[in-house]
RNA sequence: CGGGGUGUAGCUCAGUUGGUAGAGCGCGCGCUUCGGGUGCGCGAGGUCGUGGGUUCAAGUCCCGCCAUCCCGA
Numbered sequence: 001c002g003g004g005g006u007g008u009a010g011c012u013c014a015g016u017u018g019g020u021a022g023a024g025c026g027c028g029c030g031c032u033u034c035g036g037g038u039g040c041g042c043g044a045g046g047u048c049g050u051g052g053g054u055u056c057a058a059g060u061c062c063c064g065c066c067a068u069c070c071c072g073a
Base pairs, nucleotide, nucleotide: 001072002071003070004069005068006067007066010025011024012023013022019056027043028042029041030040031039049065050064051063052062053061
């Protein structure tokens, strides 16, 4: 320098044909217990890497950039 993959909650990851985002673990509170753990219920937590474009509507489609990984030179 060229090609490709990945980027979504604190962590690991889903998210289909574009229709206003979820799970498990973790965290907080409650119930249960003498207490803890387990179990059950409820809840908080996201400007979906970043900047634009298309669209009535973008995590999703298009372009640039950034970070990281792989391959080639």
Molecule: transfer RNA
Organism: Candidatus Buchananbacteria bacterium